[in-house]
RNA sequence: GGGUCCGGGCUGGGCGGUUGCGCGUCGCCUGUAACCCGAAACCGCGCUUAUGCGGGAGCCUAUGACUCGAGGGCGGCAUACCGCUAUCAUGAGGACUCCAAAGUUCGAGCGUAGAAGCUCAGCCCUUCAGGACAUUUGCUAUAACGAACCAGGUCAGGUCAGGAAUGAAGCAGCCUUAAGUUAUAGCAAGUGUGCUUGAAGGAUCACUGGGCGGAGCGAGACUUUGGAACAAUCCUCAGGGUAGCGUAUGUCCACCAAGAGUCGGACCC
Numbered sequence: 001g002g003g004u005c006c007g008g009g010c011u012g013g014g015c016g017g018u019u020g021c022g023c024g025u026c027g028c029c030u031g032u033a034a035c036c037c038g039a040a041a042c043c044g045c046g047c048u049u050a051u052g053c054g055g056g057a058g059c060c061u062a063u064g065a066c067u068c069g070a071g072g073g074c075g076g077c078a079u080a081c082c083g084c085u086a087u088c089a090u091g092a093g094g095a096c097u098c099c100a101a102a103g104u105u106c107g108a109g110c111g112u113a114g115a116a117g118c119u120c121a122g123c124c125c126u127u128c129a130g131g132a133c134a135u136u137u138g139c140u141a142u143a144a145c146g147a148a149c150c151a152g153g154u155c156a157g158g159u160c161a162g163g164a165a166u167g168a169a170g171c172a173g174c175c176u177u178a179a180g181u182u183a184u185a186g187c188a189a190g191u192g193u194g195c196u197u198g199a200a201g202g203a204u205c206a207c208u209g210g211g212c213g214g215a216g217c218g219a220g221a222c223u224u225u226g227g228a229a230c231a232a233u234c235c236u237c238a239g240g241g242u243a244g245c246g247u248a249u250g251u252c253c254a255c256c257a258a259g260a261g262u263c264g265g266a267c268c269c
Stems, first nucleotide, its partner, number of pairs: 001269006007061005012030005020047005035056004064263005071256002075252006082246007090238006097228007105221002109217002117212006124202008132193014151176004159168003
């Protein structure tokens, strides 16, 4: 120096979550030259020297790898606080809504072809009396209708009596009528009225007309004040919950990294 074998090492790490705890399967971060397959959350393997289990593969044994590591540091977690933003519910106040009053405010429109205001009459309401109309009941009159038999008259046919003449009862039909029904008219009483006449009283906001009057009236808007209402919505404020971002402190840290240490054995040529 070469070969074979044994031994050793590497093929990622961290945070969170989970767990009594460690590792894995899960989420995230980070790094790389850096393997493959299988199962795993009421789970898999372990027990503080815990930093996976089962099966396979590759590489290194050193120009390389392993251990420790000041310092820097992606990222995560916890706590606190303040700040900002969003959102949720609660409370308070206000607005929005309605009513009334006031206003050197604005103002469509109306008004000398006459505003406001005053006044008369009507419209309107109540009571009384009358009329008209409608309707109910009763009475009277007239007309019509009105009885299988138990009403009247006349009673075909038929029946009965009789030797016969004749007589008797009598259904249907026809005529008439009783109770009653209907209609019309009159009278009486009652009730009612989007009608009407008169009288008395009331109201007089609005409307219609007349008179006096002689220049304002005025929907609405705005402002202020008072009251009512306040379901929803909007605004402001208060304290609170949640989430995100930010800040501070603490903690764990991938990765980088000054520096220090370590890297075995047997046999053969």

RNAcentral holds the sequence, with entries from ENA. This is a predicted structure of a 269-nucleotide RNA (Bacterial large signal recognition particle RNA) from a Candidatus Aenigmatarchaeota archaeon. NCBI's taxonomy places the organism under Archaea, Nanobdellati, Candidatus Aenigmatarchaeota. Its Rfam family is "Bacterial large signal recognition particle RNA". By type it is a non-coding RNA gene. Rfam's curators write: The signal recognition particle (SRP) is a universally conserved ribonucleoprotein involved in the co-translational targeting of proteins to membranes. The gene name in the source record is ffs.